[in-house]
């Protein structure tokens, strides 16, 4: 690659090195030479997993992932109202199992 499974409208930046795309993909629409994107340091943010503690409790730590422009930036399929929203769904993405 693949398969089950749980999760997302919260929250978390600076430097340094590189030099053109860059937000998965289609269409918007947005970031980027005033340096995006990735990389590296430091910091930080959550709290799946884990480690302590408790079972009228559900709390503390951060050891393994995780992430730190926009809701997964928005929509894409189907349904229900039709101002345009609401609910599920597919995809993708992260964790844990599997194999």
């Nucleotide at each position: 690659a693949c398969c089950u499974u749980a999760u997302a409208a919260a929250g978390a930046g600076c430097a340094g090195a590189c030099g053109a795309g860059g937000g998965a993909c289609g269409a918007g629409c947005c970031c980027g030479a005033g340096g995006a994107c990735u990389c590296u340091g430091c910091g930080g943010c959550a709290a799946c997993c884990u480690g302590c503690a408790a079972a009228c409790a559900a709390g503390c730590a951060a050891g393994g992932u995780g992430c730190c422009a926009a809701a997964a930036c928005u929509c894409g399929c189907a349904g229900c109202a039709a101002a345009u929203g609401c609910u599920g769904g597919a995809u993708g993405a992260u964790g844990a199992g599997g194999a």